[in-house]
Context: one part of a larger RNA
RNA sequence: GUGGUCGAUGCCUGAAUGGAAGAUUCGACUAGUACGAAAGGAACAGCGAUUCGGCGUCACUAGUUAGCGGUUAUCCGACAGGGUACGCCGCGUAGCCACACGCUAUGGGAUAAGAGCUGAAGGCAUCUAAGCUCGAAACCCUCCGUAAAAAUAGGCAUCGUUGAGGCUGGGGAAGAAGACCCCGUUGAUAGAAUCGGCGUGUAAGGACCAAGGCGAAAGCCGAGAUCUUCAGCGCACGAUUACUAAUCAGC
Repeated sequence: GUGGUCGAUGCCUGAAUGGAAGAUUCGACUAGUACGAAAGGAACAGCGAUUCGGCGUCACUAGUUAGCGGUUAUCCGACAGGGUACGCCGCGUAGCCACACGCUAUGGGAUAAGAGCUGAAGGCAUCUAAGCUCGAAACCCUCCGUAAAAAUAGGCAUCGUUGAGGCUGGGGAAGAAGACCCCGUUGAUAGAAUCGGCGUGUAAGGACCAAGGCGAAAGCCGAGAUCUUCAGCGCACGAUUACUAAUCAGC
């Protein structure tokens, strides 16, 4: 170097196997046509839709909802802030989801009953005996899955003594457990922080007012309103940032 064996990783083939993945109804047109004396009165093809089923999706709509706010009774509490009543009420993101949305053709092959061609036995006739042409939602492909444990156990590429896989660590639109997928400092994997976005709806404290109540008066109490404040509070989303943890070290 070539060939082979074995193994690892990745990508395939497709024997076989699963599917009902489709089913249904209507309308317009055909056409007031064919047909019919008239009365009346179709159909094929192509087109548009309904309903049921199947698969998928979450931009919209609806439901659910973390959360935010209001409010009743009572308890803790000076206030603030909370607890309990599966309290009640309003709004409500992500996710999940249906009541929402999308897709669910066709064509071919071989046939059944049946319709025929040619054609003898049986000089005729006869679809059948030889031969041949058609013919159905059923069958086989076309379509969508699984699939080399298909023991005839397949093929191709790369690699093989430092690699591959597993454990361990951080996680996930993945998930009952396994499994699957991503990341592990040569790092944005999760948390935190900041910013954005989204939800609620303008926090507490303070300032300035204030219906009304009490009081002889001075004055005191005061629901509530305005400003501070598109605030405060919250986030299952996104970005940025190694601050924390994926370190080191290992099996």